[in-house]
The RNA shown here (glmS glucosamine-6-phosphate activated ribozyme aptamer) has 164 nucleotides and comes from Jeotgalibacillus sp. R-1-5s-1. Its Rfam family is "glmS glucosamine-6-phosphate activated ribozyme aptamer". Rfam's curators write: This entry contains a glucosamine-6-phosphate activated ribozyme that is found in the mRNA for GlmS. GlmS is an enzyme that uses fructose-6-phosphate and glutamine to generate glucosamine-6-phosphate. The family's RNA type in Rfam is riboswitch. Model confidence (mean pLDDT): 76 of 100.
RNA sequence: GAGUAAGACAAAGCGCCAGGACUGCCCAGUGGAGCGGCAGUUGACGAGGAGAAGGAGCAUCGACGAUUCGGCGGAUGCCUUCCGGCUGAUGACUGCACAGCCGACAACCUGUGAUCUGAAAUCAUAAAGGCGACUUUAUGGACAAAGAAGCGGGGCUGCAGCAC
Numbered sequence: 001g002a003g004u005a006a007g008a009c010a011a012a013g014c015g016c017c018a019g020g021a022c023u024g025c026c027c028a029g030u031g032g033a034g035c036g037g038c039a040g041u042u043g044a045c046g047a048g049g050a051g052a053a054g055g056a057g058c059a060u061c062g063a064c065g066a067u068u069c070g071g072c073g074g075a076u077g078c079c080u081u082c083c084g085g086c087u088g089a090u091g092a093c094u095g096c097a098c099a100g101c102c103g104a105c106a107a108c109c110u111g112u113g114a115u116c117u118g119a120a121a122u123c124a125u126a127a128a129g130g131c132g133a134c135u136u137u138a139u140g141g142a143c144a145a146a147g148a149a150g151c152g153g154g155g156c157u158g159c160a161g162c163a164c
Stems, first nucleotide, its partner, number of pairs: 014073004019069001020042007045062003051082005083103006091162001093161005108154005115148002123140007
C1' cells in the first nucleotide's frame, strides 16, 4: 500500500418503544365476539441553536389540532468556573480591578404599529410499496413565532499611568 472478514460511527426538535391505539393471521362442525398467541403499524411539523470543562434537569419559538396519548435516552438552552473579546460618553490613548454583555455575521437593559427576514407538516392532486394498519416520494398553492434593523425610554464604575 492492497484485499478479505467482523465490529463501531453516521441522527441532535433528534433517536428509541416494555404501555396505549391500530392492522393481519391463528384460536379445529358453522357463524360471531372477547381474552389470549404470533407477526406487524403508529408514536412531533418545521424555525432557531455549539469557545472549553463541570453541574442541575419537564431546555427556546411558533405551525397544526391528531393518541402531536404515555414513557425512555440524548440534546447546541440554563448555572458556575476558565479562555478570548465588546461596552462602561463629556480626554486620542494604556494597564488593572469591578459591572453588564458577547462567542466571531457577536457584544448594556427595556418597550415597540408599520418595515426586513419569512418554514415544514397540515391541505389539494398524483405515483410507488404493503392483504392491511400504514410507509415513501413528486407536484401545486399557501401560512408563523422567536429574530434583525429602525425608533422611543432608561443606564453607562473606580484606581493608576500617559497626554494636554